This is a predicted structure of a 168-nucleotide RNA (Lysine riboswitch aptamer) from uncultured Dysosmobacter sp.
The RNAcentral record of the sequence draws on MGnify.
Its Rfam family is "Lysine riboswitch aptamer". Rfam links the family to the GO term lysine biosynthetic process.
NCBI's taxonomy places the organism under Bacteria, Clostridia, Eubacteriales, Oscillospiraceae, Dysosmobacter.
The coordinates come from a structure-prediction model, not an experiment, and the mean pLDDT is 78.

[in-house]
């Protein structure tokens, strides 16, 4: 240097099922009321629109738990290109902007999870993501100590482009 097999642990991702939440919300139905307009641009309607009460009453995305599968740059994030609508900005259409989802790319960032502040996503005090801080943990290096010893303990430092085993 190459190949191959591995380790970290509240480890990572996917699929399926169930609970909670979403939500007594949306849709739909009944009765009553308003009186035509505001929110990015342009346009449209009136057989349209808005509100209250009552009835009926979901789902998706996002979680959590359990099971299964695949794994240990697992994977996540940033940037960028394209695509999608069950999203917001106006009731509807088109466009625009924002948000979300999917796929691809990458001479970029992150060893791992946990806790906290702040910011973002979100219906959300769930959960996720990012910056910063904290201790913990795996690993290697250096220094010190104990030990006959391949081991143990302490301090400091590095990053997965790392570390360990085997083979060449």
């Nucleotide at each position: 240097u190459g190949a191959u097999a591995g380790a970290g642990g509240c480890g990572c991702g996917g699929c399926c099922a169930a609970u909670a939440a979403g939500a007594g919300u949306a849709c739909c139905c009944a009765u009553c009321c308003c009186g035509c307009a505001a929110a990015c641009a342009g346009g449209c309607a009136a057989c349209g629109g808005g509100g209250a009460u009552g009835g009926c009453g979901a789902a998706a995305g996002g979680c959590u738990u359990g099971g299964c599968c695949g794994c240990c740059g697992a994977g996540g994030g940033g940037c960028u290109u394209c695509c999608c609508g069950u999203u917001g900005c106006u009731g509807c259409c088109u466009g625009g902007c924002g948000g979300g989802g999917g796929a691809g790319g990458u001479g970029c960032c992150c060893g791992g999870g946990c806790c906290g502040u702040c910011g973002g996503a979100u219906a959300a005090g769930a959960u996720c993501c990012g910056c910063c801080g904290g201790a913990c943990u795996g690993u290697c290096g250096c220094c010190c100590g104990a030990g006959u010893a391949u081991u143990c303990g302490g301090g400091c430092g590095g990053a997965g482009c790392g570390c360990u085993g085997u083979c060449a």